[in-house]
RNA sequence: GCCGGUGUGUUGGAAUUGGCAGACGAGGAGGACUCAAAAUCCUUUGCUGGCGACAGCGUGUGGGUUCGAGUCCCACCACCGGCA
Repeated sequence: GCCGGUGUGUUGGAAUUGGCAGACGAGGAGGACUCAAAAUCCUUUGCUGGCGACAGCGUGUGGGUUCGAGUCCCACCACCGGCA
């Protein structure tokens, strides 16, 4: 240099005909139980604004297509593999 793959919450990892983003697990927070703890169980857990109902934003970065993009297209970045 060329070709291919991967990039999603704190973390592993789903969503694959383009149609509710974050299922499920780990971790965190609150609670129950306990003399206290562990284990177990329940609730909750992206960000911003709002008293709230809700609203807006968010899938490596920047654009594009579309009524609608994690998903399709283009460029770039990072990592992994192959070829030279």
The prediction has a mean pLDDT of 81. A computed fold for an 84-nucleotide RNA from a Clostridia bacterium, annotated as transfer RNA. Its Rfam family is "tRNA". It was read from a public genome assembly. Taxonomically the source falls in Clostridia (Bacteria, Bacillati, Bacillota).